This is a predicted structure of a 67-nucleotide RNA (c-di-GMP-I riboswitch aptamer) from a marine eukaryotic metagenome. Its Rfam family is "c-di-GMP-I riboswitch aptamer". Rfam's curators write: GEMM was predicted in a large-scale screen for bacterial structured RNA regulatory elements. Rfam links the family to the GO term cyclic-di-GMP binding. Its mean pLDDT, the model's own confidence on a scale to 100, is 87.
[in-house]
RNA sequence: AAGGGCAAACCCGCCGCAAGGCGGGGACGCAAAGCCACGGGCCCGUCAGGGUAGCCGGGCUGCCGAA
Numbered sequence: 001a002a003g004g005g006c007a008a009a010c011c012c013g014c015c016g017c018a019a020g021g022c023g024g025g026g027a028c029g030c031a032a033a034g035c036c037a038c039g040g041g042c043c044c045g046u047c048a049g050g051g052u053a054g055c056c057g058g059g060c061u062g063c064c065g066a067a
Base pairs, nucleotide, nucleotide: 005030006029010025011024012023013022014021015020028054034060035059036058038057039056040055041052042051043050044049
């Protein structure tokens, strides 16, 4: 290199007050778009608190192998 991987929007179902999550369909993208809310950001919530790893930083881990 090739193969392989993940899966935004949107649609359907379920859960949640919500943000949002999970499953199925679907692909805008992704070389860590694998995992962790530790720092910052943003979002939800009257509060307590929660969410986002596909916002950034940080930590941990990691498949294949042509030439």